[in-house]
RNAcentral holds the sequence, with entries from ENA. The RNA shown here (transfer RNA) has 80 nucleotides and comes from a Nitrospirota bacterium. Lineage of the source: Bacteria > Pseudomonadati > Nitrospirota.
């Protein structure tokens, strides 16, 4: 060089028709249990004073984007 398929919370990683973003899961606080702690068990947990901001970065299309399109980065797998 070409062709595929990825990037979303502090980590993994869903969002199936474009329509509350962040299910569930680890981790993290805080309580209950413990002499004490682990395990358990029940709450909360994107950021930020707050107006807002947030899906790898820019732009388009749309009333409305992770989600369609167009351009880079960047990873991973093929071929070459």
């Nucleotide at each position: 060089g070409c062709g595929a398929g990825g990037g979303u919370g502090g980590c993994g990683g869903a969002a199936u028709u474009g329509g509350u973003a962040u299910a569930c899961g680890c981790a993290c606080c805080a309580g209950a249990c413990u002499u004490a702690g682990a395990a358990u068990c029940u709450g909360g947990c994107g950021g930020g004073a707050a107006a807002c901001c947030a899906u790898g970065g820019g732009g388009g299309u749309u009333c409305a984007a992770c989600u369609c399109c167009c351009c880079c980065c960047u990873c991973u797998c093929g071929c070459a």
Record summary: Its Rfam family is "tRNA". Its family is annotated with triplet codon-amino acid adaptor activity in the Gene Ontology.